[in-house]
Molecule: transfer RNA
Organism: Bradymonadia bacterium
Formats: sequence, structure tokens, C1' cells
RNA sequence: GGGCCUAUAGCUCAGUUGGUUAGAGCCGCCGCCUCAUAAGCGGUAGGUCCUCGGUUCGAGUCCGAGUAGGCCCA
Repeated sequence: GGGCCUAUAGCUCAGUUGGUUAGAGCCGCCGCCUCAUAAGCGGUAGGUCCUCGGUUCGAGUCCGAGUAGGCCCA
């Protein structure tokens, strides 16, 4: 220098052909259970969907340019 992949909650990730309110598990918080703790069960909070721009009635999703990380080639 070139090619490809990844970026969504504190962490690990899903998100279908562009459309309904953006979700799960873990962690946290509250409660139940227990003499108590753990485990288990129920509830609950938490999001600038990496950034900017574009397309569209409508973008996490499509397009462009960047940023960061990873792999390969030179």
C1' cells in the first nucleotide's frame, strides 16, 4: 500500500425482505424462599445501534466517506 471481517445495554450477543415499542442471557437493583448465605423463582432499571453525510414516506438494516479493532496479501 491492497483485500476481507467486526463495531447494538456495564459484559457476551441476536435483530429475518427496510416498517409495529430495539431484544435475550449475565451483571446491578427490588421482592419471594432460607435461621442466614448461596442456588432457585418473580419483577425492574439500563441504548446518541462507532462517527458524519446520503437514499427513502420510513434506516440498527441500504449507499458513501471516516474512526477503532482483527485476519490475510505485498